[in-house]
Context: one part of a larger RNA
Molecule: large-subunit ribosomal RNA, domain I
Organism: Phycisphaeraceae bacterium
C1' cells in the first nucleotide's frame, strides 16, 4: 500500500407521513370605485421583531342576534395588569371611526411629501376649492335679432379587475421541403366598449314547383359542394335531428343551521391499548378524522330527524315576439378595395372609399353573369328572454392525481432572499418525543466548543434530533506484497 471482515464517522438516499398543491363535478357569485376602489406607506399592543387585525376611537368602539365559561390573535413563551353568569372572549348582521399615498380631484411633486385660497370655529378643530360631458338658469361680442364666449346650481363620467364577448387596427417566424400569390391568421399583439353573459335576432331570408318560417348553440350533412402557384393547403350552406319561456295551484324536493343525534366493560402484553383473550351493546349511525399502537360503542362527527330556499312533476292559463314618426344623397351604376368556400373568375350577393344617382306598392329587392316565365320577399329606423361562452372568487363533494429534486415558482413569513441601471429574472429550507419531561447537578476544558458522568424518557445508538443507503474518511483484526 492492497483486499476482506468488524465497528464507527460523515452524508442525507430510501421508506413512512402531510399542513401544500393539481384536477373534475355541482351549486353560488359574477363586480369594486369620488359615500374615495384595487394596491400600498406609516402607524397601532404594558414590555412587540415579523405575520394577522385595525386606523390617532388604531389586535379595536356602538347596536341587534346567536352562544354559554372562560378570555386578553399567531410565531411564543415569560413577566405585569386586567376582563367575564350584571353573560366576557369567539361567531353572524348592521352602524361608527377610518392618518397619508394611490383615478387622487385646491396647487405642486422625486407616490406615501411640500405649499396655498375661502368659509365656519367652543381655538381643539371642521368644511369647500381638479378636469371633462350633459341639462337648466344668468350673462353676453364683432352685429339689429341671434350666435360664439363667460359665470353658476344640479346630475353623470374618470380608476381597478382572471377569463369569456363585441368592435377598430393587425404582424412575423413557420408551411409550401427554396420563394413572391398563398399559408401561418384575421392568430399573436395594441386600442376602444359592454355585460353577467356578450353578440345575434323577427326575412327586401331560404328553398325549388314541394315547401319552410326570427336568432343563438350542439350533432349530422362533410372533409361533401367548392376554392387553390388546382401546389402547400383552405373549406361552406340548405336540409335533417336536438338544446330553450312565464304565471298559478297541488304534489315532490330538501340549500342555508355553532340544531338533534344510539351503543363497553374486564383480563393480558406494553411506556401507552385502539392490539390480543373473554363477555356485552348500538346500528336508518361499521363515512372520516382525532385520541400514548390498530376504536361502530373515548372525543369530533356520521345516518335518521327538525328546518325549509332553489329545483322537479302534473293540471290550468298564457306564450316569442314587439315598438315607432315606416325609413333618399338611400337602392342602383362606374371605378378601386374588402368579407364569404369563392385567390377576378362567367362572379351574382354583402361591406367600404371616390364619382354619380332612381322608383314610391300600377312600386321595389332577390332566386350566383345576363334575358324571359315562375317563385320568394319588402331594404335604406329601433328593442327583445331562453338555449351558448368563461372563472379572479365562495361553498360542497370527489380523484386507478402529486407526496417535499414530486405537486403551484411558493407545504417553511415567496413573487420573499438574491441578481440586474432597468424591463425583468428568481431560489433553497418539511418530520425530536405520547408529553419538553428540551439534560438539574458534578468533572475535564479557556468563566469556551466539545466530551465524560448523572438525570428524563419506552427509546438519547430519539439531544438538533424519525428511518439513516452510497460515495467519502477512519479504527481494529486477518491475509498478501
Nucleotide at each position: 500500500g492492497g483486499c476482506a471482515c468488524a465497528c464507527g464517522g460523515u452524508g442525507g438516499a430510501u421508506g413512512u407521513c402531510u399542513u401544500g398543491g393539481c384536477g373534475u363535478u355541482g351549486a353560488g357569485a359574477g363586480g369594486c370605485g369620488a359615500u374615495g376602489a384595487a394596491g400600498g406607506a406609516c402607524g397601532u399592543g404594558g414590555g412587540a421583531a415579523c405575520c394577522u387585525g385595525c386606523g390617532a376611537u388604531a389586535a379595536g368602539c356602538c347596536c341587534a342576534g346567536a352562544g354559554g365559561a372562560g378570555c386578553u390573535g399567531g410565531u411564543a413563551a415569560c413577566c405585569g395588569a386586567g376582563c367575564g353568569u350584571c353573560g366576557a372572549u369567539c361567531c353572524u348582521g348592521g352602524g361608527a371611526u377610518g392618518u397619508c399615498c394611490g383615478a387622487a380631484u385646491g396647487g405642486g411633486g422625486a407616490a406615501a411629501c411640500c405649499c396655498g385660497g375661502c368659509c365656519c370655529u367652543u381655538c381643539g378643530g371642521g368644511g369647500c376649492c381638479a378636469c371633462c360631458g350633459c341639462c337648466c338658469g344668468c350673462u353676453g361680442a364683432a352685429u339689429g335679432c341671434a350666435u360664439a364666449g363667460g359665470c353658476g346650481u344640479g346630475c353623470g363620467g374618470a380608476g381597478c379587475g382572471a377569463a369569456c364577448c363585441c368592435g377598430g387596427g393587425g404582424a412575423a417566424c413557420u408551411g409550401a421541403a427554396a420563394c413572391a400569390u398563398c399559408u401561418c391568421a384575421g392568430u399573436a399583439c395594441c386600442c376602444g366598449g359592454a355585460g353577467g353573459a356578450a353578440a345575434g335576432g323577427a326575412a327586401a331570408g331560404c328553398a325549388a314547383c314541394a315547401g319552410c318560417g326570427a336568432c343563438u348553440c350542439c350533432g349530422u350533412g362533410a372533409g361533401u359542394a367548392g376554392c387553390g402557384g388546382c401546389g402547400a393547403g383552405c373549406g361552406a350552406a340548405a336540409g335533417c335531428g336536438g338544446a330553450u319561456g312565464c304565471g298559478u295551484a297541488c304534489g315532490u324536493g330538501g340549500a342555508a343551521g355553532a340544531g338533534c343525534g344510539a351503543a363497553c366493560g374486564c383480563g393480558u402484553u406494553g411506556g401507552a391499548a385502539u392490539g390480543c383473550g373473554c363477555g356485552g351493546c348500538c346500528u336508518a349511525a361499521g363515512a372520516a378524522g382525532g385520541u400514548g399502537a390498530a376504536a361502530g360503542c373515548c372525543c369530533u362527527g356520521u345516518a335518521c330527524c327538525c328546518g325549509g330556499a332553489a329545483g322537479c312533476g302534473u293540471g290550468c292559463g298564457u306564450a316569442a315576439g314587439c315598438c315607432c314618426u315606416u325609413g333618399a344623397g338611400u337602392a342602383g351604376g362606374u371605378u378601386c378595395g374588402g368579407u364569404g368556400c369563392c385567390g377576378u373568375g362567367g362572379a351574382a350577393c354583402c361591406c367600404g372609399g371616390a364619382c354619380u344617382g332612381a322608383a314610391c306598392a300600377c312600386g321595389g329587392g332577390g332566386g350566383g353573369u345576363c334575358c324571359a316565365c315562375c317563385c320568394c320577399c319588402c331594404a335604406a329606423g329601433g328593442c327583445u328572454a331562453a338555449g351558448u361562452a368563461c372563472u379572479c372568487c365562495u361553498c360542497a363533494a370527489c380523484g386507478a392525481c402529486c407526496g417535499a429534486u414530486a405537486g403551484u415558482g411558493a407545504a417553511u413569513c415567496a413573487g420573499u432572499a438574491a441578481g440586474g441601471c432597468g424591463a425583468c429574472u428568481g431560489a433553497a429550507u418539511g418530520a425530536u418525543g405520547a408529553c419538553a419531561a428540551g439534560c438539574a447537578c458534578c468533572g475535564c476544558g479557556a468563566u469556551g466548543a466539545g466530551c465524560g458522568g448523572g438525570g428524563u424518557g419506552a427509546a438519547a445508538g430519539a439531544g438538533a434530533c424519525c428511518u439513516g443507503a452510497a460515495a467519502c474518511c477512519g479504527u481494529g483484526u486477518g491475509c498478501c506484497u